Record summary:
The RNA shown here (small-subunit ribosomal RNA) has 1436 nucleotides and comes from an uncultured organism. It matches the Rfam family "Bacterial small subunit ribosomal RNA". Model confidence (mean pLDDT): 85 of 100.
RNA sequence: AGAGUUUGAUCCUGGCUCAGGACGAACGCUGGCGGCAGGCCUAACACAUGCAAGUCGAACGGAUCCUUCGGGAUCAGUGGCAGACGGGUGAGUAACGCGUGGGAACAUGCCUCUCGGUACGGAAUAACGUCGGGAAACUGGCGCUAAUACCGUAUACGCCCUAUGGGGGAAAGAUUUAUCGCCGAGAGAUUGGCCCGCGUUGGAUUAGCUGGUUGGUGGGGUAACGGCCUACCAAGGCGACGAUCCAUAGCUGGUCUGAGAGGACGAUCAGCCACACUGGGACUGAGACACGGCCCAGACUCCUACGGGAGGCAGCAGUGGGGAAUCUUGGACAAUGGGCGCAAGCCUGAUCCAGCCAUGCCGCGUGAGUGAUGAAGGCCCUAGGGUUGUAAAGCUCUUUCGCCGGUGACGAUAAUGACGGUAACCGGAGAAGAAGCCCCGGCUAACUUCGUGCCAGCAGCCGCGGUAAUACGAAGGGGGCUAGCGUUGUUCGGAAUUACUGGGCGUAAAGCGCGCGUAGGCGGACUGUUAAGUCGGGGGUGGAAGCCCGGGGCUCAACCCCGGAACGGCCUCCGAUACUGGCAGUCUUGAGUACGGGAGAGGAGAGUGGAAUUCCCAGUGUAGAGGUGAAAUUCGUAGAUAUUGGGAAGAACACCCGUGGCGAAGGCGGCUCUCUGGCCCGUGACUGACGCUGAGGUGCGAAAGCGUGGGGAGCAAACAGGAUUAGAUACCCUGGUAGUCCACGCCGUAAACGAUGGAUGCUAGGUGUUGGAGGGCUUUGCCCUUCAGUGCCGCCGCUAACGCAUUAAGCAUCCCGCCUGGGGAGUACGGCCGCAAGGUUAAAACUCAAAGGAAUUGACGGGGGCCCGCACAAGCGGUGGAGCAUGUGGUUUAAUUCGAAGCAACGCGCAGAACCUUACCAGCCCUUGACAUCCCGGUCGCGAUCGGUGGAGACACCUUUCUUCAGUUCGGCUGGACCGGUGACAGGUGCUGCAUGGCUGUCGUCAGCUCGUGUCGUGAGAUGUUGGGUUAAGUCCCGCAACGAGCGCAACCCUCGCCCUUAGUUGCCAGCAUUUGGUUGGGCACUCUAAGGGGACUGCCGGUGAUAAGCCGGAGGAAGGUGGGGAUGACGUCAAGUCCUCAUGGCCCUUACGGGCUGGGCUACACACGUGCUACAAUGGCAACGACAAUGGGCUAAUCCCCAAAAGUUGUCUCAGUUCGGAUUGUCCUCUGCAACUCGGGGGCAUGAAGUUGGAAUCGCUAGUAAUCGCGUAACAGCAUGACGCGGUGAAUACGUUCCCGGGCCUUGUACACACCGCCCGUCACACCAUGGGAGUUGGUUCUACCCGAAGACGCUGCGCUAACCCCUCCUCGGAGGCGGGGGCAGGCGGCCACGGUAGGGUCAGCGACUGGGGUGAAGUCGUAACAAGGUAACC
Repeated sequence: AGAGUUUGAUCCUGGCUCAGGACGAACGCUGGCGGCAGGCCUAACACAUGCAAGUCGAACGGAUCCUUCGGGAUCAGUGGCAGACGGGUGAGUAACGCGUGGGAACAUGCCUCUCGGUACGGAAUAACGUCGGGAAACUGGCGCUAAUACCGUAUACGCCCUAUGGGGGAAAGAUUUAUCGCCGAGAGAUUGGCCCGCGUUGGAUUAGCUGGUUGGUGGGGUAACGGCCUACCAAGGCGACGAUCCAUAGCUGGUCUGAGAGGACGAUCAGCCACACUGGGACUGAGACACGGCCCAGACUCCUACGGGAGGCAGCAGUGGGGAAUCUUGGACAAUGGGCGCAAGCCUGAUCCAGCCAUGCCGCGUGAGUGAUGAAGGCCCUAGGGUUGUAAAGCUCUUUCGCCGGUGACGAUAAUGACGGUAACCGGAGAAGAAGCCCCGGCUAACUUCGUGCCAGCAGCCGCGGUAAUACGAAGGGGGCUAGCGUUGUUCGGAAUUACUGGGCGUAAAGCGCGCGUAGGCGGACUGUUAAGUCGGGGGUGGAAGCCCGGGGCUCAACCCCGGAACGGCCUCCGAUACUGGCAGUCUUGAGUACGGGAGAGGAGAGUGGAAUUCCCAGUGUAGAGGUGAAAUUCGUAGAUAUUGGGAAGAACACCCGUGGCGAAGGCGGCUCUCUGGCCCGUGACUGACGCUGAGGUGCGAAAGCGUGGGGAGCAAACAGGAUUAGAUACCCUGGUAGUCCACGCCGUAAACGAUGGAUGCUAGGUGUUGGAGGGCUUUGCCCUUCAGUGCCGCCGCUAACGCAUUAAGCAUCCCGCCUGGGGAGUACGGCCGCAAGGUUAAAACUCAAAGGAAUUGACGGGGGCCCGCACAAGCGGUGGAGCAUGUGGUUUAAUUCGAAGCAACGCGCAGAACCUUACCAGCCCUUGACAUCCCGGUCGCGAUCGGUGGAGACACCUUUCUUCAGUUCGGCUGGACCGGUGACAGGUGCUGCAUGGCUGUCGUCAGCUCGUGUCGUGAGAUGUUGGGUUAAGUCCCGCAACGAGCGCAACCCUCGCCCUUAGUUGCCAGCAUUUGGUUGGGCACUCUAAGGGGACUGCCGGUGAUAAGCCGGAGGAAGGUGGGGAUGACGUCAAGUCCUCAUGGCCCUUACGGGCUGGGCUACACACGUGCUACAAUGGCAACGACAAUGGGCUAAUCCCCAAAAGUUGUCUCAGUUCGGAUUGUCCUCUGCAACUCGGGGGCAUGAAGUUGGAAUCGCUAGUAAUCGCGUAACAGCAUGACGCGGUGAAUACGUUCCCGGGCCUUGUACACACCGCCCGUCACACCAUGGGAGUUGGUUCUACCCGAAGACGCUGCGCUAACCCCUCCUCGGAGGCGGGGGCAGGCGGCCACGGUAGGGUCAGCGACUGGGGUGAAGUCGUAACAAGGUAACC
């Protein structure tokens, strides 16, 4: 730091996915040791049991026990201090709760310091005793008693109150000294309460909220300020800088991640807050509205004698439950700390330790060295080997950890050690006790074999699996990490994919349809001032821990300790003043005003004009008109259409008209008048920044639509009819209503588009055009300059590209709007608007791995242009009808072997199925085999041959005759042949042509297909190869950012046509002989043969073309523009054909899917198709006559043979199912062959069918061609109408390229790229999924009104109760008594108030018959909407 994934490929946009880190985790497999840490994230669910807060006898009386008689110990109670700390949890809380920084009106037990005091009295009460009640918890009456418990008095510098006169208020003692206490006051420290600025989640589909509400005054209350409370007065307060409401959430230091900015989180540790079964309340106290205190209400649990009581683990352990999931009912107060105590000490589940758990981090080990016959085994294999692999074994060593034995700490510098016989150290034995998990198609490091066969399965994304799977499963091997490894979940990153750093909006998602304008944001020049922003310096704070740096301690590390830095922030003081802001003043260039001109379909109203359409009336006039691709519906003899005249009505304004004008947009078009908005130019007189943008708001806003009332000619949704069609609810036609028009009122949307928001400035030009102004000149005009519009081209620059380019999509500034993958969906719900239609705002579940933009190459088009081809046309002859032959389909069959399937399968493989062939079927046989190699044994009678037996034959057996293998080292030694045997193996026309080679077909003998270098493009690619000509041709020429080259074309090759040379047998015969005969002599001139040459090149002439290439005509020539024909087939396409020619991978069969044989079948036959033959006749049939061929073949042959050519000539037949035609059938003969029954060919006689020129449709051919005529050959025993060749006779037509088919080039569109046999849309049917509506129903939450009103504090009352103080009386001066007072208590009343109740709202969630659309699904149904002019251009 990036990568994979949209495409045939490319660039871009854009989402999805991956690689990294982290975790209080969980799950799967596995598991040796230690250190350090961590351990209910869920049910703030319910809890059995034990423990978690006590202590003080130096405050007090008493009880029990002991005693050395001094005293001591223990215990309940009174009293004091502490139970407000420590420990837990995160439910609530969006808040001054928390963080940070400030503030003033406060309190503060214990602690420290200072000053002062500590005097005199009094009355009770628990314990206890006694009598009772109760199941218990507990409790009542009477009586006794102490205090550091309680009360009064005194004193009070300082303290408090005050009207400034005054008034009020303390104390406690214990003790042997010492000492510890107590009271008042002040100061400090610590801690706490309160207030404020700033910061602190999401939702506007929550927009208004608020009655003690906001403020004031008086009073009350508090430690203290305050509507904190109350009475009265005022009517305020909060909110778009988001109040209120809803949802969610403890906050922070920090943790994780990240380059950072950020994002996510808030376990452990630390600070703060809140809570303690739920709700309410106060008491005590320095401190609580109190986790292990109290009262009340509620739910739950427990006890009960049913009367009544008890309880609160979110303390430590532990239990149940929930859950994917989280530990021991352990030890100790030794250390640290806390409470009480003078102290000893007691208490302490705080804490320190131990236990469990790989939950995490860190460290260590599972051995080290050597060891090649590269062992065995495994796996692969091309069978050679490779690999596992120095790995193992073996040899030599070591002992960390663990195990056994011994010594034995620090933690406590004196005592005291739970941990712990622990850490550590020493000794001993022995390689001994100690390795797994995931992955191996790409991303992503790591590959093979087997199994499986779209099955089983995998999968994070792309995607693997349908018989050769590096992707599934197994194995071998390899890669990664390692006491762990993978998976799942969550989070940050990558993601610049919410963009502050750091994105965008013409076409990919994205500019509001357009104005006006509020708040807000931003704002011209100069001067002064201020110092808010800004900048510099200082001070305070920013807890500790953590992160970072340096150092140190545990053997290292993790971990811990010390120091530093940092803590991005906030507060405050001083200073600076350029910029921004505030204030003040000035200015004119921004903006506006004025004056003078100008153009215009700008708007509104009123009037008016002509053409046309339709209708009405009348005339002329007749049979059609109209309409269409063609028709019909329709109109018309009741007189249409046409035409003439007259009239009516409504709507729209031809030409002018122009990428011309005006308007903000929508939009605006005859002419005239009235009213009216904006703009431009000139002048530079006036104001003096008055500006720009604009959330909300408000106005305008095409068409269609709606309401009311008019109007209605034409046009025309709906509708009707006629056509078209498979259908045609369409396109076409005939009609036709809303509507279109007017007035008024709604609607508020459009592909409302320049798919481009507004404003300002800057940044090359060229050329049109509209409206002005200035200037010049040669003035009906032209040129120059300038302002404002409106177009085209084009540079810089920008852009993914296309393109934009002073009218920016360039460079900048300001403001607004909008976007964040596709679908679901601009939909649902809610709100707002609307009469309705509907509009606006606007989701989610679910689903996909893409959806998309631009450009590229192809392919395609019922797109265009150019060109070619027997492609059409022009011709000639056929096929399609008949009979037959042959191939195919189908059917049949035991089998009818298999293949070929549009062109490019079908007289094709088959150049020839009676057996054989033969692969098929039935039956009978063989099993190392019919064939190959190796091994063992045997034979050398191996082989050929006559005949016979059994059998269908294969085969088995017998027999006749001929003959007696080769080499030799003479060894049954070697080779060869044969027989028998064993196993390796043979064999397979079995499967896969979609695993292949080779060969072949086809487009197509079409003119194309490419490369190197260069250039252009981000790139795919382009250029070259396009263009202008020309050609059969990418053939050639010219031009050109191309220049060259290759494979194709052409030529080179063969053959035919002319000539020459050479040669002259088997060929030939002119002349000379000869013969029946080129038979022979002779000759080689000619023909011919077969070898080599020549010849043709647009070379020559004329015209044309561009002076070129070429074309046209001509001459010469046997041949003329490639002379005719052949061979020759570019890159590629069709997964074209062939595994049955051959070869071959894999799979399959192995007494059979191999081999042999007999017979049958491939020849079947209702039918259908292809290719042919023969015909239908007179251009003919029959008969007779009868010349000239060529190729080829005959194992050799120019010698001999096949060999008869047919057309032709003559005669006859005379238009008929015939003297046409020959099928079919009968019979006889013959050929081949082992054999013609199934199933061959030929011949004679007889028979004599269909057929009288062939519907739709369709094929071949452009010259020695078509047509017609015969001949030959291959294979072959025999069998041709087929195939391949040969020659004879020998035409017609081509105007031309509109159309059909195929092809080439250029161009265009495309949503196609397995490429139009493409792609793709909607309904319906079926299955599944989520969701909206829904009569209702269930629950949560909240609000309003009212009712009830526990405990409690407060207020009033208080007849009852009441020791201290006051007062009075008596008396032994210390007691007794008492009416009453003060104070207090019970009780009563009142307002407040929790729970509860009634009624009605809001909101959220669950369920819900039925219902709506949506999504997904393998091959369902119907059509064909879209993409090519998609066949009616598409879309809003």